This is a predicted structure of a 73-nucleotide RNA (transfer RNA) from a Blastocatellia bacterium. The source organism's lineage runs through Bacteria, Pseudomonadati, Acidobacteriota and Blastocatellia. It matches the Rfam family "tRNA". Rfam's curators write: Transfer RNA (tRNA) molecules are approximately 80 nucleotides in length. The family's RNA type in Rfam is transfer RNA.
RNA sequence: GGGCGGUUGGCUCAGUUGGUAGAGCAUUGGUUUUACACACCAAGGGUCACUGGUUCGAGUCCAGUACCGCCCA
Numbered sequence: 001g002g003g004c005g006g007u008u009g010g011c012u013c014a015g016u017u018g019g020u021a022g023a024g025c026a027u028u029g030g031u032u033u034u035a036c037a038c039a040c041c042a043a044g045g046g047u048c049a050c051u052g053g054u055u056c057g058a059g060u061c062c063a064g065u066a067c068c069g070c071c072c073a
Stems, first nucleotide, its partner, number of pairs: 001072007010025004019056001027043005049065005
């Protein structure tokens, strides 16, 4: 330098044909216990890596940029 894949709550990851962003774990509160843990119930937490474009509408489609990984040279 070229090709491919990835970037989504604190962490690990889903997200179908473009139509109000989800799960598990973690955190906080509550119930339970002499207490802790477990279990159960509830809550908070995201502008989907960044910048543009298309569209009535973009996590999703298009272009560019950044970072990470793999392969080729």